[in-house]
Molecule: SAM riboswitch aptamer (S box leader)
RNA sequence: GUGUUAUCACGAAAGGUGGAGGGAAUAGACCCUAUGAAACCUUAGCAACCCUUUGCCCAGCAAAGAAGGUGCUAAAUUCUACUGCUUAUGCAGAACAGAUAACGG
Numbered sequence: 001g002u003g004u005u006a007u008c009a010c011g012a013a014a015g016g017u018g019g020a021g022g023g024a025a026u027a028g029a030c031c032c033u034a035u036g037a038a039a040c041c042u043u044a045g046c047a048a049c050c051c052u053u054u055g056c057c058c059a060g061c062a063a064a065g066a067a068g069g070u071g072c073u074a075a076a077u078u079c080u081a082c083u084g085c086u087u088a089u090g091c092a093g094a095a096c097a098g099a100u101a102a103c104g105g
Stems, first nucleotide, its partner, number of pairs: 002104007013043005021032003026081004044073003049069002051065006077097001082093004
């Protein structure tokens, strides 16, 4: 990098280094940022995908847990892009793309 499946309106920040960008990409909007961006490190936390324990009607389900492997810790995946309803505003749904996990080649 690629395939399958599942999830994506919940939740959870301090410090150090660093020194100007960041919010994936395209376009638009909006927002964060010298009261310090990205990135890296430490500690802490969140969650419960893998996982652990127990129970059951045991291909699985439920409850509890958090040692370990990941992930995450501004804003819905920040919002819009397509479709339907709608005067507008807005609402609903889907697809694409993306992120994460597990498994496979």